[in-house]
């Protein structure tokens, strides 16, 4: 140096052809149960969706640049 994958809540990860709230899990705080912890049950916080720019009414999503692992070729 060339091509090609992936970045979305602390972690693991979905997000349907660009649309109507940005989600689960699992981890936290809080309350309930318990003599107590665990485990269950319920609340609830926590995201500028890698970074910057662009088309669009509208962007995680498409487009150009850039970063960081990875993985093929040279």
């Nucleotide at each position: 140096g060339g091509c090609g994958a992936u970045g979305u809540a602390g972690c693991u990860c979905a997000g349907u052809u660009g649309g109507u709230u940005a989600g689960a899990g699992c981890g936290g705080a809080c309350g309930c149960u318990u003599c107590a912890u665990a485990a269950g049950c319920g609340u609830u916080a926590g995201g500028u969706c890698g970074g910057a720019g662009g088309u669009u009414c509208a962007a995680g999503u498409c487009c150009u640049c850039u970063c960081a692992u990875c993985g093929c070729c040279a």
Transfer RNA from a Dehalococcoidia bacterium, 74 nucleotides, folded computationally.
Lineage of the source: Bacteria > Bacillati > Chloroflexota > Dehalococcoidia.